[in-house]
RNA sequence: UUGCGCUAAGCGGGGAGCCAGCGGUGCCCUGAAUCUGCAAUCCGCUUUAGCAGAGCUGAAUUCCUGCGCUGAGGCUGCUUCUUGUGGAGCUGGGCGCGGCACGGAGCAUUGAUAGGUGGGCCCUAUGCAACGGCGGCGCGUGAACCCCGCCAGGGUCGGAAGGCAGCAACGGUAAGCGCUUCCCGCCGUGUGCCCUAGGUCUCCUGCCUUGAGCCAUCGACCGCGAUUCCGUCUGUAAGGGGUUAGUCGAAGCAUGGGUGCGCAG
Numbered sequence: 001u002u003g004c005g006c007u008a009a010g011c012g013g014g015g016a017g018c019c020a021g022c023g024g025u026g027c028c029c030u031g032a033a034u035c036u037g038c039a040a041u042c043c044g045c046u047u048u049a050g051c052a053g054a055g056c057u058g059a060a061u062u063c064c065u066g067c068g069c070u071g072a073g074g075c076u077g078c079u080u081c082u083u084g085u086g087g088a089g090c091u092g093g094g095c096g097c098g099g100c101a102c103g104g105a106g107c108a109u110u111g112a113u114a115g116g117u118g119g120g121c122c123c124u125a126u127g128c129a130a131c132g133g134c135g136g137c138g139c140g141u142g143a144a145c146c147c148c149g150c151c152a153g154g155g156u157c158g159g160a161a162g163g164c165a166g167c168a169a170c171g172g173u174a175a176g177c178g179c180u181u182c183c184c185g186c187c188g189u190g191u192g193c194c195c196u197a198g199g200u201c202u203c204c205u206g207c208c209u210u211g212a213g214c215c216a217u218c219g220a221c222c223g224c225g226a227u228u229c230c231g232u233c234u235g236u237a238a239g240g241g242g243u244u245a246g247u248c249g250a251a252g253c254a255u256g257g258g259u260g261c262g263c264a265g
Base pairs, nucleotide, nucleotide: 001265002264003263004262005261006260009057010056011055012030013029014028015027020046021045022044023043024042034054035053036052037051038050063258064257065256066255068253069252073248074247075246076245077244078242079241080240081239082238083237084236085235086234087233088232090231092230093229095225096224097223098222099221102219103218104217106214107213114209115208116207117206118205119204120203122199123198124197125196127194128192129191130189131188132187133186134185135184136183138179139178140177141176147172148171149170155164156163157162
């Protein structure tokens, strides 16, 4: 160096998570890189770190490894935006209350405001009226007997004349029942406002005096108050962005290094 046959080795890798740690099943990213059994209330192993089997390639462009370029993707921070949500009356807006009287509107010498006086409205009390109720007066009815008068008949006493008691009827009356315009008395009322007295000073009005303001309706301004409706601050959750920081990092490209055995020529 050539041919043949073996072996080491390879037949994917990575991220997060789980775990004392290392792998796997599962999820995600890459890639194209055999099959079977076990496996998330997990399966196996122990720094040599899946276990148990089978199969293929096989010492090189293919295995192992260093550096460089590039870099899918993931994770953790920082920052910013959006949305949801919790908190803080906060330095605000909006809201409410009070004040003020700067502007607008309105009223005002056909008299603002203020004062005096009278009245109205409103309230109270007394009286009165109305209404309602009750009672009385009045009328009618109304007692077989236990109310009155008068008592036919009948009863009874008497020789008689007459007397006595007395039912019905009749008349009247008590309790009761009914009617009631007027009249009298009593009780009551969110009926009235008529009389008298008092109260109220918010409103209206007449008279007199005075003589230029009044009003607080819409804005402005000041003060106070409550509220999370808006804004602001702050915490948190989710999502997006960043010529952002860190970390892990597949695949790819480039350039180096390392690595067997046997037989035969």